[in-house]
């Protein structure tokens, strides 16, 4: 420098709930808390899942959401080979 392989020690994100904001709803951002995590950095290619208001009901081939559903691109932190 490369390439495998581990580990929640150091670092590092933050499930989940709780406030606040923001949308029609799924959900998103922000603070707090910290379930876990060896890419739980990035990003909507596949696929799975979840939503959709506008008098009711239906449709969902249509517009989103979800990276902490999964698979794959991509980039990095310790250790040990």
């Nucleotide at each position: 420098c490369a390439a495998a392989g581990g580990c929640a020690a150091a670092g590092c994100c933050a499930c989940u709930c709780c406030c606040g904001u923001c949308g029609c709803g799924a959900g998103g951002c922000g603070g707090g808390u910290u379930c876990g995590g060896a890419a739980a950095g990035c990003a909507a290619c596949g696929g799975a899942u979840c939503u959709u208001a506008a008098g009711c009901c239906a449709c969902a081939c249509a517009a989103g959401a979800u990276g902490g559903c999964c698979g794959a691109g991509u980039u990095a932190u310790c250790c040990u080979u």